[in-house]
Context: one part of a larger RNA
RNA sequence: GAACGAACGCUGGCGGCGUGGAUAAGACAUGCAAGUCGAGCGGGAAUGCGAGGGUAGCAAUAUCAUCGCGUUCUAGCGGCGAAAGGGUGCGUAACACGUGGGUAAUCUGCCAUGAAGUUGGGAACAACUCCGAGAAAUCGGGGCUAAUGCCGAAUGUGGAUGUUGGGAUUAUUUCCUGAUGUCUAAAGCCGGGGACCGUAAGGCCUGGCGCUUCAUGAUGAGCCCGCGGCCUAUCAGCUAGUUGGUGGGGUAACGGCCUACCAAGGCGAAGACGGGUAGCUGGUCUGAGAGGACGACCAGCCACACUGGAACUGAGACACGGUCCAGACACCUACGGGUGGCAGCAGUCGAGAAUUUUUCACAAUGGGCGAAAGCCUGAUGGAGCGACGCCGCGUGGGGGAUGAAUGGCUUCGGCCCGUAAACCCCUGUCAUUCGCGAGCAAUGCCUUCCCGAUAAUACCGGGACGGUUGAUCGUAGCGAAAGAGGAAGGGACGGCUAACUCUGUGCCAGCAGCCGCGGUAAUACAGAGGUCCCAAGCGUUGUUC
Repeated sequence: GAACGAACGCUGGCGGCGUGGAUAAGACAUGCAAGUCGAGCGGGAAUGCGAGGGUAGCAAUAUCAUCGCGUUCUAGCGGCGAAAGGGUGCGUAACACGUGGGUAAUCUGCCAUGAAGUUGGGAACAACUCCGAGAAAUCGGGGCUAAUGCCGAAUGUGGAUGUUGGGAUUAUUUCCUGAUGUCUAAAGCCGGGGACCGUAAGGCCUGGCGCUUCAUGAUGAGCCCGCGGCCUAUCAGCUAGUUGGUGGGGUAACGGCCUACCAAGGCGAAGACGGGUAGCUGGUCUGAGAGGACGACCAGCCACACUGGAACUGAGACACGGUCCAGACACCUACGGGUGGCAGCAGUCGAGAAUUUUUCACAAUGGGCGAAAGCCUGAUGGAGCGACGCCGCGUGGGGGAUGAAUGGCUUCGGCCCGUAAACCCCUGUCAUUCGCGAGCAAUGCCUUCCCGAUAAUACCGGGACGGUUGAUCGUAGCGAAAGAGGAAGGGACGGCUAACUCUGUGCCAGCAGCCGCGGUAAUACAGAGGUCCCAAGCGUUGUUC
């Protein structure tokens, strides 16, 4: 000199863009952060219309229950999602990461393309109902029932596997193509319709979404290897599943991954083993570079989710807002027993020099579910707070000498502050008030119309006009009004280092980054005037180069 996720002191006008728990991976009140689908299913509730009926009434009418059709809502079964997104950096010196390869040793839901199929049955369990236990959390028993839930059967384009033939590449092996044996699948739902059949439902035809099998792709992931990146030898020897083999098991898959047996190996001064520290990288800071230090924000990967362990479900987890066990802690309790996990967004306490609102919206982007409308989304988009940082703007401009006054210095003549002020003439940035007022909006959906397809003026697909959708926000911006009116401080002034005098103090009080200053004329302490530097900041401290 530069830099910072900074803090502290003094001061503080506006805006834009960023950024903000670095310490206790300490403990957490409260609210929200993962739901969705009724076009998979049986119920239930509310409501509209219609039908016939009961009760009261002479009647109009009121009311009650039943049936049918429709609309809305939904606890439960079922599907998909919940493994993404979001947080943190405890652990980890490791194939964790980076980079380059391998997988002929592998898997991959949703998605895309292609091929084939979607037949016919059965038994349950929730909801519901009845009974019971418990303070509660919740649980037990009996009975009924549906399905795209579950289980047999059929079919086998295919696929898997055994035997066997041919060809190619060859190192075992792998790939292609035949024959033959065995095994192996499924589920329905929503629309439209002219002829024909049927009392009707529907059959039948047709469109869409699904379901099953296979192949290929895409995406994502698993595993293996070469190389690279901390300190320490005041750590020199380490190792028994250890190193290799065979048989077996296990996995999607290779493998001591596991197991039985056999052999005695394997690593190491090119640093094994141990100890310390640490998430890694793209990058960031500095520097002319080489290098050094760091890894906040943003992006990629990894690890973790109160602590430790385990598996289940699933395409995918050994799963932050799932399960089980153990532990610590906290809460409820009728003392028998239960409940919980903010390193999600806000917020609280604590420790700390120190780090924000218990905000708005799904309008946009993206995600989940759904045919769609839509619902959910503390992701995200915004607003709020903090000069925490960077950048921009302003705090006025011109004129104005009797060089006013106060203040300071003085050699008492004067000099400085100083065109500075007053005063005159202007301007109107920002802030203030009033008015106008974009854009982020494209879709989707609705009405009408056109085209395609079609037997069809249905449905479906494509297109056009119009309508509808904004949290931020009456924001940005623009215009008008008034008036210099509302807006400057901090540090320094002995040398390094730009900037000097007076007074007070008297080795005292104090200053100080280094040298050093202060003991009666202190440009070094304290105050004042003046000057210098930077400026909505200026200094100090800490850290890095």

Predicted 3D model of a 545-nucleotide part of an RNA (small-subunit ribosomal RNA, 5' domain) from an uncultured candidate division WWE3 bacterium.